Notes
This is a predicted structure of a 694-nucleotide part of an RNA (large-subunit ribosomal RNA, domain II) from Olea europaea var. sylvestris. The full RNA is in RNAcentral, with records from SILVA. Model confidence (mean pLDDT): 82 of 100.

[in-house]
Context: one part of a larger RNA
RNA sequence: GCUGACAACUCAUAGGUAGUGGCUUGGUUAAGAGAGCCCAUCGGAGCCGCAAAGAAAUUAAGUCUUCAUAGGACGAUUGUCACUGUUUAUGGGCCCGAACCUUGGUGAUCUAUCCAUGACCAGGAUGAAGCUUGGGUGAAACUAAGUGGAGGUCCAAACUGACUGAAGUUGAAGAAUUAGCAGAUGAGUUGUGGUUAGGGAUGAAAUGCUACUCGAACCCAAAGCUAGUUGGUUCUACCCGAAAGGCAUUCAGGCGCAGCAGUUGACUUGACAUCUAGGAAUAAAGCACUAUUUUGGUGUGGGCUGCGAGACUGGUACCAAAUCGAGGCAAACUCUGAAUACUAGAUAUGACCUCAAAAUAACAGGGGUCAAGGUCAGCAAAUGAGAUGAUAGGGGAUAAGCUUCAUCAUCGAGAGAGAAACAGCACAGAUCACCAGCUAAGGCCCCUAAAUGAUUGCUCAGUGAUAAAGGAGGUAGGCGUGCAAGGAUAGCCAAGAGAUUUGCCUAGAAGCAGCUAACUUUGAAAGAGUGUGUAAUAGCUCACUAAUCAAGCGCUCUUACGUGGAAGAUGAAUGAGGCUAAGCGAUCUGUCGAAGCUGUGGGAUGUAAAAAUACAUCGAUAGGGUAGCAUUUCACCUUAGAAGGAAGCCCUGGCGCGAGCAGUGGUGGACGAAGCGGAAGUGAGAAUCUCGGC
Numbered sequence: 001g002c003u004g005a006c007a008a009c010u011c012a013u014a015g016g017u018a019g020u021g022g023c024u025u026g027g028u029u030a031a032g033a034g035a036g037c038c039c040a041u042c043g044g045a046g047c048c049g050c051a052a053a054g055a056a057a058u059u060a061a062g063u064c065u066u067c068a069u070a071g072g073a074c075g076a077u078u079g080u081c082a083c084u085g086u087u088u089a090u091g092g093g094c095c096c097g098a099a100c101c102u103u104g105g106u107g108a109u110c111u112a113u114c115c116a117u118g119a120c121c122a123g124g125a126u127g128a129a130g131c132u133u134g135g136g137u138g139a140a141a142c143u144a145a146g147u148g149g150a151g152g153u154c155c156a157a158a159c160u161g162a163c164u165g166a167a168g169u170u171g172a173a174g175a176a177u178u179a180g181c182a183g184a185u186g187a188g189u190u191g192u193g194g195u196u197a198g199g200g201a202u203g204a205a206a207u208g209c210u211a212c213u214c215g216a217a218c219c220c221a222a223a224g225c226u227a228g229u230u231g232g233u234u235c236u237a238c239c240c241g242a243a244a245g246g247c248a249u250u251c252a253g254g255c256g257c258a259g260c261a262g263u264u265g266a267c268u269u270g271a272c273a274u275c276u277a278g279g280a281a282u283a284a285a286g287c288a289c290u291a292u293u294u295u296g297g298u299g300u301g302g303g304c305u306g307c308g309a310g311a312c313u314g315g316u317a318c319c320a321a322a323u324c325g326a327g328g329c330a331a332a333c334u335c336u337g338a339a340u341a342c343u344a345g346a347u348a349u350g351a352c353c354u355c356a357a358a359a360u361a362a363c364a365g366g367g368g369u370c371a372a373g374g375u376c377a378g379c380a381a382a383u384g385a386g387a388u389g390a391u392a393g394g395g396g397a398u399a400a401g402c403u404u405c406a407u408c409a410u411c412g413a414g415a416g417a418g419a420a421a422c423a424g425c426a427c428a429g430a431u432c433a434c435c436a437g438c439u440a441a442g443g444c445c446c447c448u449a450a451a452u453g454a455u456u457g458c459u460c461a462g463u464g465a466u467a468a469a470g471g472a473g474g475u476a477g478g479c480g481u482g483c484a485a486g487g488a489u490a491g492c493c494a495a496g497a498g499a500u501u502u503g504c505c506u507a508g509a510a511g512c513a514g515c516u517a518a519c520u521u522u523g524a525a526a527g528a529g530u531g532u533g534u535a536a537u538a539g540c541u542c543a544c545u546a547a548u549c550a551a552g553c554g555c556u557c558u559u560a561c562g563u564g565g566a567a568g569a570u571g572a573a574u575g576a577g578g579c580u581a582a583g584c585g586a587u588c589u590g591u592c593g594a595a596g597c598u599g600u601g602g603g604a605u606g607u608a609a610a611a612a613u614a615c616a617u618c619g620a621u622a623g624g625g626u627a628g629c630a631u632u633u634c635a636c637c638u639u640a641g642a643a644g645g646a647a648g649c650c651c652u653g654g655c656g657c658g659a660g661c662a663g664u665g666g667u668g669g670a671c672g673a674a675g676c677g678g679a680a681g682u683g684a685g686a687a688u689c690u691c692g693g694c
Base pairs, nucleotide, nucleotide: 001694002693003692004691005690011091012090013089014088015087016086017085018084019083020082021081022080023079026048027047028046032042033041052059053058062074063073064072065071094232095231097229102221104219105218106217112196114194115193116192117191118190119189120188121186123155124154125153126151130147131146132145133144134143135142159183160182161181163180164179165178166177198214200210202208207216235628236627237626238625239624240623246257247256249254259383262379263378264377265376266375267374268373273347274346275345276344277343278342284336285334286333290330292328294326295325296324297323298322301319302318303316304315305314306313350370351369352368353367354366355365386411387410388409389408390407391406393404394403395402416427418425431602432601433600434599436598437597438596442592443591444590445577447575451589453588454587455586456585457584458583464579471563474561475560476559477558478557480555481554482553483552491548494545497521498520503515504514527542531540532539603618604617605616606615607614629683631680632679633678634677636675641671648667649666650665652663654661655660
């Protein structure tokens, strides 16, 4: 890992409630008795019910409160005993799973310290004290040589340890091997026997060690500890179908109450729509209040300042109240004020059958059925981690697949078709079958079902098929305006002068360093000069103008589509091919396209527990309800069947929506259906389930 078995809502007692049954001359017994047990039968103590109200006296279909029926509260009712289902409580209480706490014991053959008694440490090196002799001295000190043999001394085996590498790591080994390494007369090593015991021992102290177990050993017991926690919880079909929010909680991944689901019953007539009325608030808007704010006018008051001894009285490009004019701003401003929403009222329902006439039609109307809404009551679940999208807000950076409220939608619990793929987007809600039809969103060159459709514009960028500020004689339009046959705009050919080198300044300043002024003449026109240039002149050029040419030329604003701005990490990505439409805008006709709708046929549920028929309905997690199948066993039929072959197993294929049920054939070799019922050790694919096999 596979496979076969086993494996989880039970039992007792006591309540609630629904159904069924007995009795209802109300119901019923408990303990106990009952010649083995059980039962029949006794046993009426007790319990429920038959009247309530009040603290009570008491009154009574009423009672209490109270001066008071003025008002209010409770009552004016209704069985009981069993069984079955469901649910609650108490018990291990659906099953499996702790780490722990506690009692009583067992351990020092491992290991830690200690005690008693034994054992062991090759060889070599160094050479302390002391001593002897010589030198030395008055005597010493001192000194030299010898002798001597000290030491938690040195080198190095046994022995003890464990610093490094390798290899080993399902090992040869649950700590070893190998090559090196450290101590090796010492606080040394070691044999044997003994001591200390679990909140205790021992510890040259690491929470170490205390029998492969140590931040508290091991064994039995309490014990099926407890687990608001994780995992698991076994057959079928049908009907309905949630929540992830509120309040509270030593509460936040748990509970309680209400909300939302189911089911049973009672009552009611709505829902959607239209119209009318109403109050509050918001968006907007506004500045009448409050807060804030720009500017101009007037200038009470103040600052500065003049004069004056002072009182005063002047000045002021300063500050500023108040007021006037113009202009802003607000979630916690409002003189105003929608759309929606909310509340109330009015009007009005949809489908079908029938009255309805053995021809047809039949509005209104009468009767009936179905669908749809709400309220109350009984029983009794799940949920209380929500997610995204849209809209109105708060927080954040008008960031987040962010966070937090409100109103909707979808997912959750929802399949189908579209968006290439894509829980939450757009379309649409799957009872079953069909090689039938019509459509939705979205599409119609090919992949790929359907238009290489029509009309009319735009785009040349592969824009389409990612982005801004700011940029640009891109292209196609629109409004306005200026010049122009008395010749515009562009080009070409000429002219662009004189007074004058204006004046000043300056070494110089002559249109062109700088300052000032900016006149006049001739003229078609020409600035006391637009830009180069010179030391300063000179030279080139422009404005302005004539001739030539010949018909449109400029400017502002604006619409549509494009352009550049444009840099990302494995290898280019409208989904790919490819496209100049097969791109973008407008108009039109077709067509494809879903489990939508329709058609034909079948099933189920409700109205409605015979059938027929009609209408409506039949996605579904948690969860609720209903009806069934199967397994084992018991009772009845004094058991049908069975060696002329039972159960079981294998293969086939009939019936049933299904769980499943009958049958043929083979195998097998002794048991064993069906029917009406009872009772459960009653259904496995999952629990790191348990056991067996491979």

The organism belongs to Olea europaea subsp. europaea, within Eukaryota.